[in-house]
RNA sequence: UUUUGUAAAGGCAAACUUGCCGAAAGGCAAGGACGCAAAGCCAUGGGUCUACAGCUUCAAGCCAUGAUUGCCAGGCUGCCAAAC
Numbered sequence: 001u002u003u004u005g006u007a008a009a010g011g012c013a014a015a016c017u018u019g020c021c022g023a024a025a026g027g028c029a030a031g032g033a034c035g036c037a038a039a040g041c042c043a044u045g046g047g048u049c050u051a052c053a054g055c056u057u058c059a060a061g062c063c064a065u066g067a068u069u070g071c072c073a074g075g076c077u078g079c080c081a082a083a084c
Stems, first nucleotide, its partner, number of pairs: 001083003005079001011036002016031006034070001040076003044073003047068003054062002
């Protein structure tokens, strides 16, 4: 440099439970493992979710905001092994 992806050396941790934060979506910590080859980092584009406040309203609905990178794309970085 190229190819590959077996959970390997090493690593992360879904659901669920408890505690705390938040209006909510959700986040953090501990336990716990469904899975993950970027399930490492960045909300940049799209998607999805939220809706205290605001608009509208009988209601429904819309939406500032917020969340999600374990939804997809893009950017940056990186691991095992093999070949050169």
Molecule: c-di-GMP-I-GGC riboswitch aptamer